[in-house]
Context: one part of a larger RNA
């Protein structure tokens, strides 16, 4: 000079756009962040509707009824492994590059080949037991897209090549019915497989901070052979054998650090960093461990261990904000216990739809950029005031008042977009043999933000300027005061009786909704 997630002091009209625990990965009240599917199932607790019944005050109240809209609990299936947060640990294939094999991938994309027939059970419900609670237990009934065999087997796995092994599930719509059921076609699933597409694990070469007042390190240590284990190479694990592997080109051992796109600064090279965005890797009170699953060694799942809360009948339990808002604390220091899913994306579901503190919006805060306003014009009698004075005058200064004019923003009042595609509703049309789904086409409806943005009117210059500095470096000078004092300071240095350097006025110089200090970085 520039630059900052800043912070303190003085000040402080507005609007936009960003950003906002850098400290103790300390502790955490509460409320809310992960749900959804009746087109998988048995079922009906609660609320509607419908049928029956009684009462009777004639349109209400009692009951019974899964008949039906729909759904609390259950059981099944998908998703809680995305999204969201925070850098503790980590000097590593951990991140960035660029390569390479021995590998898996749900859901989705495209092929092939199927989807035959049977079984025994269990929540829920009911009975009863135990417990203070959390819950837990025994007995008795039932269903599935829950389980578990049996039949088949293009292709797929094993193989002595001869053979052997091993799936599956249905629902809804719909016509028809003799109410058992049978058929049809569209979509939607299920099973085995082959590709594809995403994603993910692996293994390499280089790159990747300081310390030699840290020089030797190393037994699953280096390498073989054989088996195990894994989705898969491999000392990844184990038997045996071998004696090796790493190191001044810095092992090993200590500090201290999440890597990177980028970000600051610089003419560049280079230095410094690594908030916000975005990619990666890491953790989830601390420490272990596995379960389920395509995917987790998950944590808003479990298990044991520990520390600390809380709750209790003392026996025995709950709990985990480095999600989002809040609360203590710690600090120089960093927001609301808001709105809404209208929109973007997820998850569930044929779909209406639902869940979503992801998000998209308010809210607080000159943190910081950027943009506008606080009046224009005229106005010498150079007015009073005020400070100077060599006492004539200078200067404050067209500055103000007078006069003529505007009205941005703020204010009040009325109009008023676009963000909406898509979805729902209703009509038509097309489809079909027929309805129905799908598809098109008209009108309707759907907005947190919102008293939006913008436009129009109304009033009046009205409601809106500060802070730092004037010795020199550095743009700006006089007076009083003060008397090495009081006090200033970046660096020279200034103050001991006329201090442009210290207080205080007058005047002036730089910036401006700022300003000036303080740390920090180039």
């Nucleotide at each position: 000079g520039a630059u900052u997630g800043a912070a303190c002091g003085c000040u402080g009209g507005c609007g936009g756009c960003a950003u906002g625990c850098u400290u103790a990965a300390c502790a955490c009240a509460u409320g809310c962040a992960a749900g959804u599917c009746g087109a998988a199932c048995g079922g009906c607790a609660g609320c509607g509707c419908g049928g029956g019944g009684a009462g009777c005050u004639u349109g209400c109240u009692c009951u019974c009824u899964g008949g039906u809209g729909g759904c609390g609990a259950g059981u099944g299936g998908c998703g809680g492994a995305c999204g969201g947060g925070u850098g503790a640990g980590u000097a590593a294939c951990g991140c960035g590059u660029g390569g390479g094999a021995a590998u898996c991938u749900g859901c989705c994309c495209u092929g092939u080949a199927g989807u035959g027939g049977g079984g025994g059970a269990u929540a829920a419900c009911c009975c009863g037991a135990g417990g203070a609670a959390a819950c837990u237990c025994g007995g008795g009934c039932u269903a599935a897209u829950a389980c578990c065999g049996c039949a088949u087997a293009c292709g797929a796995c094993c193989u002595u090549c001869g053979g052997g092994u091993g799936a599956a599930a249905g629902g809804g719509c719909u016509c028809u019915u003799u109410c058992g059921g049978g058929g049809g076609a569209c979509a939607c699933g299920c099973u085995a497989u082959g590709g594809g597409a995403u994603g993910a694990g692996c293994c390499u070469g280089c790159g990747u901070c300081c310390g030699a007042u840290u020089a030797g390190c190393u037994a699953g240590u280096u390498g073989g052979u054989g088996a195990g284990g894994u989705a898969a190479a491999g000392g990844u694990u184990c038997a045996c054998c071998a004696a090796g592997g790493c190191g001044a080109c810095g092992a090993u051992c200590g500090g201290u650090a999440g890597c990177u796109g980028g970000u600051c600064u610089g003419a560049g090279a280079g230095g410094a960093u690594g908030a916000u965005c975005a990619g990666c890797c890491a953790c989830a009170c601390u420490g272990g461990g596995a379960c389920u699953g395509a995917g987790a060694u998950a944590u808003g799942g479990c298990c044991c261990a520990g520390a600390c809360u809380c709750c209790u009948a003392c026996g025995g339990g709950a709990g985990g904000c480095a999600g989002c808002a809040g609360u203590g604390g710690g600090g120089a220091a960093u927001a609301u216990u808001g709105g809404a899913c209208a929109a973007u994306g997820g998850g569930g579901g044929u779909a209406a739809c639902u869940c979503u503190g992801a998000u998209c919006c308010a809210g607080c805060a000159a943190u910081g950029c950027c943009g506008c306003g606080u009046g224009u014009g005229u106005g010498a009698a150079g007015a009073a005031g005020g400070c100077c004075u060599g006492c004539g005058g200078g200067u404050u200064g067209u500055a103000a008042a007078g006069c003529a004019c505007u009205u941005u923003c703020a204010g009040u009042g009325g109009g008023g977009a676009a963000g909406a595609u898509g979805g729902g509703c209703u009509g038509c049309g097309u489809g079909u043999a027929a309805u129905g789904a799908g598809c098109g086409c008209a009108g309707u409806u759907u907005g947190a933000u919102g008293u939006u943005a913008c436009c129009c009117a109304c009033a009046g210059a009205a409601g809106a300027a500060g802070c730092a500095c004037c010795g020199g470096u550095u743009a700006a000078c006089u007076c009083c005061g003060u008397g090495c004092c009081a006090g200033u300071a970046g660096c020279c240095g200034c103050g001991g009786u006329a201090a442009u350097a210290c207080g205080g006025a007058g005047g002036g110089u730089g910036c401006a909704a700022g300003c000036g200090u303080u740390a920090a970085u180039c």
Description
Predicted 3D model of a 522-nucleotide part of an RNA (small-subunit ribosomal RNA, 5' domain) from a metagenome. It matches the Rfam family "Bacterial small subunit ribosomal RNA". The coordinates come from a structure-prediction model, not an experiment, and the mean pLDDT is 81.